[in-house]
Context: one part of a larger RNA
Molecule: large-subunit ribosomal RNA, domain IV
Organism: Nitrosopumilales archaeon UBA218
RNA sequence: CGUAGGCGAGGGAACUCGACAAAUUAGUCCUGUACCUUCGGUAUAAGGGAUGCCUGCAAUUCUAAUGAGAAAUUGGGAUAGCAGGUUGCAAUGACAAGGGGGUUCCGACUGUUUAAUAAAAACACAGGUGACUGCUAGUCCGAAAGGAUGUGUAUAGUCGCUGAAUCCUGGCCGGUGCUGGUACCUAAAACUUGGGUUCAACCGAGCUAAGGGCCAGUUAACGCCGGGAGUAACUCUGACUCUCUUAAGGUAGCCAAAUGCCUUGUCGGGUAAGUUCCGACGUGCAUGAAUGGAACAACGAGAGCCCCACUGUCCCCGCCUACAACCCG
Numbered sequence: 001c002g003u004a005g006g007c008g009a010g011g012g013a014a015c016u017c018g019a020c021a022a023a024u025u026a027g028u029c030c031u032g033u034a035c036c037u038u039c040g041g042u043a044u045a046a047g048g049g050a051u052g053c054c055u056g057c058a059a060u061u062c063u064a065a066u067g068a069g070a071a072a073u074u075g076g077g078a079u080a081g082c083a084g085g086u087u088g089c090a091a092u093g094a095c096a097a098g099g100g101g102g103u104u105c106c107g108a109c110u111g112u113u114u115a116a117u118a119a120a121a122a123c124a125c126a127g128g129u130g131a132c133u134g135c136u137a138g139u140c141c142g143a144a145a146g147g148a149u150g151u152g153u154a155u156a157g158u159c160g161c162u163g164a165a166u167c168c169u170g171g172c173c174g175g176u177g178c179u180g181g182u183a184c185c186u187a188a189a190a191c192u193u194g195g196g197u198u199c200a201a202c203c204g205a206g207c208u209a210a211g212g213g214c215c216a217g218u219u220a221a222c223g224c225c226g227g228g229a230g231u232a233a234c235u236c237u238g239a240c241u242c243u244c245u246u247a248a249g250g251u252a253g254c255c256a257a258a259u260g261c262c263u264u265g266u267c268g269g270g271u272a273a274g275u276u277c278c279g280a281c282g283u284g285c286a287u288g289a290a291u292g293g294a295a296c297a298a299c300g301a302g303a304g305c306c307c308c309a310c311u312g313u314c315c316c317c318g319c320c321u322a323c324a325a326c327c328c329g
Stems, first nucleotide, its partner, number of pairs: 002323007010315002014313001027051005036041001038164001052086006059079008087091001099308007106300002111123002127162007138149004166294003170225003175222002177218005184213003191206005226244005253287001254284001265281005
């Protein structure tokens, strides 16, 4: 210099990516408790007071003795209380033992996960919805025999997607997929048949299954959801009109968002000063409805921002203890 601890004047986050670390708080009793809310919560919200020991008093209750007795008296214990006194800086005197509040994003929640760098916004979940399946079923394992689901039976099982409750879930079947239909077209081998002087090779013709063409249905199937002009008695804007075009042209909502390139967008708030944060705005490079949209109380070792308290994080370092190291022997 370190490692592990302890203390610190004044300031109090100026440190730093970030209050990381440390400090603060802490038990119990009394009091008191907001916004919001799914009325359960939030909540130990927040905030305030008390707490040791000694003496006395009265109460409740248990118990023992005396007593006829559950009366009364006396003794012992427990609980909660009142009054007086008393010591210290300090009375949950050590140990043990929540810092708190506001706001936003994500995920509803408890739970699960990368054994040995990730605990999360990822997975799961209850709930929603679609598909298959009437049991000798459907799905899965196996070459088969056979087995699982299940000694279950549609309020069941399997396979997807979404992910509590609340308010909702718009348009498009043109493409791809799936399902159904199909007068007609296409279509292999086998089969029938012709040629091949005989046999074979070979070259043809006919018939035909599934499939394909064709026609429908289907999006909580995969998915997709436009452009250009003109127009209102200042200007701007464009309810309105015209036009090209598509299967349909993004509805309700929401937003510089975990999604916005330009971008530190513009305005407002917070600060003396804010690329982050919060509230708005919206021609949104490239938001958007179970690839779910919006909102959301509670919850979270999740992520961002702000405030109070608190502090050696810092200004700015000092001292002490133990160990290690180092020096001398």